[in-house]
Molecule: Glycine riboswitch aptamer
Organism: Azonexus sp.
RNA sequence: UUGCCGUUCCCUGGGAGAGUGCAGUAAGCAACUGCCGCCGAAGGCGCAAUUUCACCCGAAAACGCUCAGGCAAAAGGACCGUGGAACUGGG
Numbered sequence: 001u002u003g004c005c006g007u008u009c010c011c012u013g014g015g016a017g018a019g020u021g022c023a024g025u026a027a028g029c030a031a032c033u034g035c036c037g038c039c040g041a042a043g044g045c046g047c048a049a050u051u052u053c054a055c056c057c058g059a060a061a062a063c064g065c066u067c068a069g070g071c072a073a074a075a076g077g078a079c080c081g082u083g084g085a086a087c088u089g090g091g
Stems, first nucleotide, its partner, number of pairs: 004090002006087005012081003019036001021035004037071003043067001044065003050059002
């Protein structure tokens, strides 16, 4: 110097689950309000393995909880693929 790995971000492709529930407002749908039933893969919370002498604190998942969010389509969507950018480390 170039390329690779790592972290973060951007475009793009894929991406599950669960009532188009009932009632009121409303011309109707959607939205809003109330009631009941559900889902877990935005986010959040809680712990487990683990964290290598031991103990404590802390951290910690796709596990649990469902606060939030969601239960036709749309939107969103953890995560994965292609391409690109930046950063600081490793070798």